[in-house]
RNA sequence: UGGGCCGGCCAGACGAUCGCGGCAGCGCAAGCUGACGAGGAACGUCCGGGCUCCGCAGAGCAAAACGGUGGGUAACCCCCACCCGGUGUGAACCGCGAGAAAGUGCAACAGAAAGUAGACCGCCGCAGCAAUGCGGUAAGGGUGAAACGGUGGUGUAAGAGACCACCAGCAUGUCAGGUGACUGAUGUGGCUAUGUAAACCUCGUUUGGAGCAAGGUCAGACAGAAGGCUCAGGCUGCUCGCUUAGCCUUCGGGUAGGCCGCUAGAGGGUGUCGGUAACGGCAUUCGUAGAUAGAUGAUCGUCGCCCGAAAGGGAACAAAACCCGGCGUACCGGCCGACCCAUCCA
Numbered sequence: 001u002g003g004g005c006c007g008g009c010c011a012g013a014c015g016a017u018c019g020c021g022g023c024a025g026c027g028c029a030a031g032c033u034g035a036c037g038a039g040g041a042a043c044g045u046c047c048g049g050g051c052u053c054c055g056c057a058g059a060g061c062a063a064a065a066c067g068g069u070g071g072g073u074a075a076c077c078c079c080c081a082c083c084c085g086g087u088g089u090g091a092a093c094c095g096c097g098a099g100a101a102a103g104u105g106c107a108a109c110a111g112a113a114a115g116u117a118g119a120c121c122g123c124c125g126c127a128g129c130a131a132u133g134c135g136g137u138a139a140g141g142g143u144g145a146a147a148c149g150g151u152g153g154u155g156u157a158a159g160a161g162a163c164c165a166c167c168a169g170c171a172u173g174u175c176a177g178g179u180g181a182c183u184g185a186u187g188u189g190g191c192u193a194u195g196u197a198a199a200c201c202u203c204g205u206u207u208g209g210a211g212c213a214a215g216g217u218c219a220g221a222c223a224g225a226a227g228g229c230u231c232a233g234g235c236u237g238c239u240c241g242c243u244u245a246g247c248c249u250u251c252g253g254g255u256a257g258g259c260c261g262c263u264a265g266a267g268g269g270u271g272u273c274g275g276u277a278a279c280g281g282c283a284u285u286c287g288u289a290g291a292u293a294g295a296u297g298a299u300c301g302u303c304g305c306c307c308g309a310a311a312g313g314g315a316a317c318a319a320a321a322c323c324c325g326g327c328g329u330a331c332c333g334g335c336c337g338a339c340c341c342a343u344c345c346a
Base pairs, nucleotide, nucleotide: 001342002341003340004339006337007336008335009334010333012303013302014301015300016299017298018297020037021036023034024033025032026031039317043328044327046326047325048324049323050322051211052210053209054208058240059239060238061237063207064206065205066204067203068082069081070080071079072078083097084095085094086093087092098202099201103200104199105196106195107194120141121140122137123136124135125134126133127132149167150166151165152164153163154162168192170189171188172187173186174185175184176183177182215260216259217258218257224251225250226249227248228247229246232244233243234242235241267286268285269284270283271282272281273280274279305314306313307312
């Protein structure tokens, strides 16, 4: 200098005028004044929790989710560190990462044969003049994502873990290191065990339901009638068990308002300490929307950024609805830092 790979941050600035929302002050009221008033994702609502109610959460079956190890956290399908496998020259990235030696199922096309292997070509033996037939054979060829270990030798008619040596892999023991997943060394065994569990299934762990239209409270309105049933509703899909005392259907009538919940919370910034880190402890400091059909907007001026010679044009994704922690997705234009590769110079 060029290319790359990770992580963090910003999301135009200042001012003026008008407008909107709740709050505080003043005012009898109309209104006036003041300080505030969207995001990194407020989004999707995919996980986890707080909070609220259901008789405080019962037993069995079923169902669902999760799945290397050790930590973090209120909790997690999250995060951090490590292990193992794979990809990349590398920084790094990816893994839905328990079990295929409990059982069942499936393996398209091609191929002779696809899981108790298998004889198309080839090789060998026998028969035959030959064509060919019968038998042996998985060393060689061919097909395939995958063909039942690899190399060398012994052996043989030709061959074959049939036998042997080494190597790979599997099972199992010992020693060493590590909290652990696991790693390294070494011995024994049968010579070998295909893939798929995001197929059924097995093992382990976890899981009660509904959600702020939860739920509480105040005020207000009305008109009941008929029929049916101890059925029925709730706690989980089923059974048991518990519980509510009335429930259901039809016709008719009425209300659909206020307040609380509601925002100070697992809160943010800074410093320091512990920890590789996620994160945690302590100190100090800050005040930062709360609407209810939904306010947070519009215009102008100056400056900054991008395109353009100029005139001029452009500036994303998207906007709270009880609140947090994550994940996923969208995004104009930039800034900062660590690292890697190639090349050049010293």
Overview
The RNA shown here (Bacterial RNase P class A) has 346 nucleotides and comes from a Microbacteriaceae bacterium. It matches the Rfam family "Bacterial RNase P class A". It is annotated as a ribozyme. Taxonomically the source falls in Microbacteriaceae (Bacteria, Actinomycetota, Actinomycetes, Micrococcales).